[in-house]
């Protein structure tokens, strides 16, 4: 000095973290304007009984919380991840040639 080979670069792509959005579970949750179930009391009727329906209890809805799940989606200057693709002007490491 030449050649090469990887690494930094650059990119495409998977994989995971963390982020965020749905979803399931588990809880909270409605004075009326959900639902059932309706004590008392109210109406109707000669009676049986019917009937609306307050309060209270149940289950929910909109919601909202969780240190719970993964099997959805996204997403980032995350990661001594993996796989490829581009470059070779620089840098860093190796290898092979050369020459003094």
């Nucleotide at each position: 000095g030449u050649u090469u080979u990887g690494g930094u670069c650059c990119u495409g792509u998977g994989c995971g973290a963390c982020c965020g959005c749905a979803g399931a579970g588990c809880g909270c949750a409605a004075a009326c304007c959900u639902u059932g179930u309706c004590a008392g009391g109210c109406g109707g009727g000669g009676a049986a009984c019917c009937g609306a329906g307050c309060a209270g209890c149940a289950a929910u809805a909109a919601g909202c919380g969780c240190a719970u799940c993964g099997c959805g989606c996204g997403g980032u200057g995350u990661g001594u991840u993996g796989c490829g693709g581009g470059g070779u002007u620089g840098c860093c490491a190796g290898a092979a040639c050369u020459g003094a």